[in-house]
RNA sequence: GUGCGGACGCCGCCGAGUCGCGCGCCGUUCUCGAACUGCGGGCGAGCCGGGGACCCAUCGCAGUACUGGGGUGAAUCACGCCGCGGGCACCAUCCGCGGCGGGUAGGGCACUUCUGAGCCCGAAUCCGUCAGCUAACUCGGUAGGCGGCAUCGGAAGAAACG
Repeated sequence: GUGCGGACGCCGCCGAGUCGCGCGCCGUUCUCGAACUGCGGGCGAGCCGGGGACCCAUCGCAGUACUGGGGUGAAUCACGCCGCGGGCACCAUCCGCGGCGGGUAGGGCACUUCUGAGCCCGAAUCCGUCAGCUAACUCGGUAGGCGGCAUCGGAAGAAACG
């Protein structure tokens, strides 16, 4: 000097996931009454989500096969190939699940919005046969995961500095 990794502080990104107050317990310090760390369980503010009237919406007829429905979230929708299962005597068609491929509704990228390119995501999970919207009312959540000059250009605005 360079590369990789870790810890702390700080600065940021996705996301609702931020802030304040007091109580109890252990410990430490000390001026014996306080301060501080940790743990536990609470109360609020802000933000987020669910349930829940009138009105509105839905609710028409016939046939076949298959199939419960709903919520949070950007995370939907199909197509091609392969495999498994169901149904079928078998095949095909059909339904479901999984894997791979390239797409796609939609979403994110260091003040905000618009705009032009670029990069990335396009998951997961919960309820339990049940829920349209929805005032009053009511019930919950306030996690987790990443990064370290942030992708860049144009326009307008804001803020800060002077």